[in-house]
RNA sequence: GCCACCGGCUGGACGGUCGCGGAAUAGUAUCAUUGCGAUACUAUUCCGAGGAAAGUCCGGGCUCCAUGGACACACUGCCAGGUAACGCCUGGGCACGAGGCGGUAAAACGCCAAGUGACGGACAGCGCAACAGAAAACAAACCGCCAACGGGAAACCGUUGGUAAGGGUGAAACGGCGAGGUAAGAGCUCACCGCGUACGUGGUAACACGUACGGCUUGGCAAACCCCAGUGGGAGCAAGGCCAAAUAGGCGGCGAAGGGUGUCCACCCUGACAAAGACGCCGCGGGUAGGCUGCUGGAACGCGUGGGUGACUACGCGUCGAGAGAAAUGACCGUCAGCCAGUCGAAAGACUUGGCGUACAGAACCCGGCUUAUAGGCCGGUGGCACCU
RNA sequence: GCGCCCGUAGCUCAGUUGGAUAGAGCGCGUGCCUCCGGAGCACGAGGUCGCAGGUUCGAAUCCUGCCGGGCGCA
Repeated sequence: GCCACCGGCUGGACGGUCGCGGAAUAGUAUCAUUGCGAUACUAUUCCGAGGAAAGUCCGGGCUCCAUGGACACACUGCCAGGUAACGCCUGGGCACGAGGCGGUAAAACGCCAAGUGACGGACAGCGCAACAGAAAACAAACCGCCAACGGGAAACCGUUGGUAAGGGUGAAACGGCGAGGUAAGAGCUCACCGCGUACGUGGUAACACGUACGGCUUGGCAAACCCCAGUGGGAGCAAGGCCAAAUAGGCGGCGAAGGGUGUCCACCCUGACAAAGACGCCGCGGGUAGGCUGCUGGAACGCGUGGGUGACUACGCGUCGAGAGAAAUGACCGUCAGCCAGUCGAAAGACUUGGCGUACAGAACCCGGCUUAUAGGCCGGUGGCACCU
Repeated sequence: GCGCCCGUAGCUCAGUUGGAUAGAGCGCGUGCCUCCGGAGCACGAGGUCGCAGGUUCGAAUCCUGCCGGGCGCA
């Protein structure tokens, strides 16, 4: 210098023509008029997607309903802090650790370290460990080693017992390693390391360090069940509130006798009096269609100062940035930034050359996170290649 | 908006409190049988268990995130 991968930031600018959604103002037409006004069209001005608006995986606000407790169920899980809250973020602890450096003849070993971690509990219970292997969990004797006895001329063989140091199997073999010890061995004994318990010191804590004691009852799996601790009432803007047609039911009032409905067939009610009554008119009430609201100024954003290792936070100043209904934010053209190719040039670079001018994607009550997608540019890290010193 | 389920061979399905060669039926191929075909018999091929990552000695099975498909309620 180039290429690849990973992480973070960013997610273009100007102009023209036509068009779309919203708000305000004005005009015209129609409707309604006592009046406010409503609808349609036109004109002007202003505003009109995102870093993820996405997945809907967590946590809240808001609203309505419910509200005695426990269990069940779901989720979370080292410690501390941040936050409205979180399964998110920050800092710390511990474990693992690519790689690098030192060291060595080579190792061993020591130091640094990106990064990763669902990182409570395995003497509460129920369980699991295929194959291989002698043995896979309150140990076990296949080979080997040792002793005694027996056989044999010997090599060696057999029986009984001891032995977990060695071999072999496995992902994993009941502390590691060295010395003593022993027939051979064994925490049997000792030093160091590891583990456990107690105490002390430092730290808010996780934890670290030190001392003493215990010869070591003992490993793994809880991202199967489970135990412990903690959190969670349910539903969702189609929540919820207000206004309210037509039609069909409900209730009330008045009228109603040869009357009502119907094209016909036909059907309903009434027909001594009272009551009731088909049907007609008026009114009331509930719900539906529809309309209004909830609705966007907020745990908001930007800058500065202070506090804090940091996440974050306090104060001050400034800004207002879509609020619609299945739902607009678009199309074409020109120019620039930028990228690729070409030509010229030793290179830096130049060109009135050609092409692209882009990705992922589209608000639907609103926020905080996480996850996933993403062209080009910038920054950082890792790896590879080439060249120079 | 809220909630649930599924994805295994060409097709339809087993297998899911983990265990090493992932099975069955139909279909496909080869051979036998037959004059030929079917049926029958024998043998065989065919699988990224939707994708990626993790837990584990070991994952179709457990966990997480994506992708695709389907269903229910309002």

Two RNAs folded together computationally: RNase P RNA and transfer RNA, 463 nucleotides in total. Model confidence (mean pLDDT): 77 of 100. Rfam match: Bacterial RNase P class A. Gene Ontology terms of the family: dimeric ribonuclease P complex, tRNA processing and ribonuclease P activity.